Model confidence (mean pLDDT): 83 of 100. The RNA shown here (transfer RNA) has 72 nucleotides and comes from Saccharofermentans sp. Its Rfam family is "tRNA". Gene Ontology term of the family: triplet codon-amino acid adaptor activity. The sequence was found in a public genome assembly.

RNA sequence: GGAAGCUUAGCUCAGCGGGAGAGCACUCCCUUCACAGGGGAGGGGUCAAGGGUUCGAACCCCUUAACUUCCA
Numbered sequence: 001g002g003a004a005g006c007u008u009a010g011c012u013c014a015g016c017g018g019g020a021g022a023g024c025a026c027u028c029c030c031u032u033c034a035c036a037g038g039g040g041a042g043g044g045g046u047c048a049a050g051g052g053u054u055c056g057a058a059c060c061c062c063u064u065a066a067c068u069u070c071c072a
Stems, first nucleotide, its partner, number of pairs: 001071005007065001010024004018055001026042006048064005
């Protein structure tokens, strides 16, 4: 220098055009003498950034950035 992949909650990830979600973690309540475990409820997101397409974009297109891999 070229190519491919990846970027969504604190962490690990799903979501392939119309409701933003799961597990763990966190907070509160119940259970216990207490802890652990169990049960219930709850908070937390500019969906990497900018632009475009569309009635409508996390999702499609372009550019940029970070990371990983391959080629040179």